[in-house]
Small-subunit ribosomal RNA, 3' major domain from an uncultured bacterium, 474 nucleotides, folded computationally.

Context: one part of a larger RNA
RNA sequence: UGACGGGGGCCCGCACAAGCGGUGGAGCAUGUGGUUCAAUUCGAUGCAACGCGAAGAACCUUACCUGGGUUUGACAUCCCCAGACCGCCCCAGAAAUGGGGUUUCCCCGCAAGGGGCUGGGAGACAGGUGCUGCAUGGCUGUCGUCAGCUCGUGCCGUGAGGUGUUGGGUUAAGUCCCGCAACGAGCGCAACCCUUACCCUUAGUUGCCCCCAGGUGAUGCUGUGGCACUCCAAGGGAACUGCCCGUGUUAAGCGGGAGGAAGGUGGGGACGACGUCAAGUCAUCAUGGCCUUGAUAUCCAGGGCUACACACGUGCUACAAUGGAUGGUACAAAUCGUGGCCAAUGCGUGAGCAGGAGCUAAUCGCAAAAAACCAUCCUCAGUUCGGAUCGAAGUCUGCAACUCGACUUUGUGAAGCUGGAAUCGCUAGUAAUCGCGGAUCAGCAUGCCGCGGUGAAUACGUUCCCGGGCCUUG
Numbered sequence: 001u002g003a004c005g006g007g008g009g010c011c012c013g014c015a016c017a018a019g020c021g022g023u024g025g026a027g028c029a030u031g032u033g034g035u036u037c038a039a040u041u042c043g044a045u046g047c048a049a050c051g052c053g054a055a056g057a058a059c060c061u062u063a064c065c066u067g068g069g070u071u072u073g074a075c076a077u078c079c080c081c082a083g084a085c086c087g088c089c090c091c092a093g094a095a096a097u098g099g100g101g102u103u104u105c106c107c108c109g110c111a112a113g114g115g116g117c118u119g120g121g122a123g124a125c126a127g128g129u130g131c132u133g134c135a136u137g138g139c140u141g142u143c144g145u146c147a148g149c150u151c152g153u154g155c156c157g158u159g160a161g162g163u164g165u166u167g168g169g170u171u172a173a174g175u176c177c178c179g180c181a182a183c184g185a186g187c188g189c190a191a192c193c194c195u196u197a198c199c200c201u202u203a204g205u206u207g208c209c210c211c212c213a214g215g216u217g218a219u220g221c222u223g224u225g226g227c228a229c230u231c232c233a234a235g236g237g238a239a240c241u242g243c244c245c246g247u248g249u250u251a252a253g254c255g256g257g258a259g260g261a262a263g264g265u266g267g268g269g270a271c272g273a274c275g276u277c278a279a280g281u282c283a284u285c286a287u288g289g290c291c292u293u294g295a296u297a298u299c300c301a302g303g304g305c306u307a308c309a310c311a312c313g314u315g316c317u318a319c320a321a322u323g324g325a326u327g328g329u330a331c332a333a334a335u336c337g338u339g340g341c342c343a344a345u346g347c348g349u350g351a352g353c354a355g356g357a358g359c360u361a362a363u364c365g366c367a368a369a370a371a372a373c374c375a376u377c378c379u380c381a382g383u384u385c386g387g388a389u390c391g392a393a394g395u396c397u398g399c400a401a402c403u404c405g406a407c408u409u410u411g412u413g414a415a416g417c418u419g420g421a422a423u424c425g426c427u428a429g430u431a432a433u434c435g436c437g438g439a440u441c442a443g444c445a446u447g448c449c450g451c452g453g454u455g456a457a458u459a460c461g462u463u464c465c466c467g468g469g470c471c472u473u474g
Stems, first nucleotide, its partner, number of pairs: 004474002007472007015462002019426005026317008034308002042053002064303007073125001077124002079121005087102006106115003127292002130290003136286002138281003141277001143275001148187006154163003167178003193269004198237005204231001207227003212223003240263001243257005319419001323378006336365002340359002345354003385416001390411007432454007
């Protein structure tokens, strides 16, 4: 000077408390450990690994295993030779590949020559998802959006170092005020950025419809019009403790009030200081060193990554009547779509098929929002709860659904009657609950990332648990 203390003081955070809903019990999904295996590729491992890398393993992916092949190589540059290459057919083969046949004879240039592509040859070299994240860059997590971390000059100290940054108030904040051997400054905080809430101006189609008319089962459906409204998207305004009262030290500020769409950082996001963890990543990429070179490279087929006495994490669905079923009837937002979204109509119980209109989309489409509401049935039961599992028959994608896809119909109908010790999230349009969309993607979502609908309870307080900040003490 730090760090630590079952030392002290002050303060903060869904940290506790007060509440609401979960996990831990069941079935299933998914990840991990373990075990097994020819292989079950590799990495991630307290918080900060475990629905993580993976925004999507049938082949491919794929790095693993088995078997079959290749050796200047699947890929790059250089040299020599030859020729267009591609394509099509036949044979062998699981394919890779090999053999045979057929066809063609590239571009620029008069030519010489040059270029592209393919095949053959020689070697320089290629290649490596091989090792080392404890050799590294870059990127990322975490403490933590915590309020801190420092510097120049001066002053103090033999020095390490201190002071400033401590103190009195105050704040979400080293935020600001006052004081002070300090005076200033930098990185952080805040603001500047995006979004949301209100208003104005401009613009008015594909959006909208105040007026008039026409038409329909119904609809801005159509016409004449219009941009008033909604909305869209560009610019601007608006909030600053600005005003009033009180309080405070006349300060910073704090409490209350007015006006206002919004009030004291209005809500949300992006933004992460000096550093810590030899944290993570050599498998995104890059890269030093080491290793490999008829193999640790490379091509192909099949298998595996999907195994299963078990253990854990994260989820989904339930155990029902605030519910289940059937019928009817409303109201979204944000996206996406031409190798695509797919309407009307017809067929099928259905997944779906046929069909073909429109749309490069404020025009057309996905599209039905669901919970809610209305009516009827069920009447507390392992049930009209629950849907696992299994049988049968199908649909779709795709060379191909056996290992190993999703979905449909019908039958089957398991565990489960609210979950031990323990443990998690959340303070408001939040929790809870309900559906919708997107990325990846041929197909495959209970995961992830978004969107809106309905919409609570509680916070006395800071003694205690956890983490953190400042001062002080050993």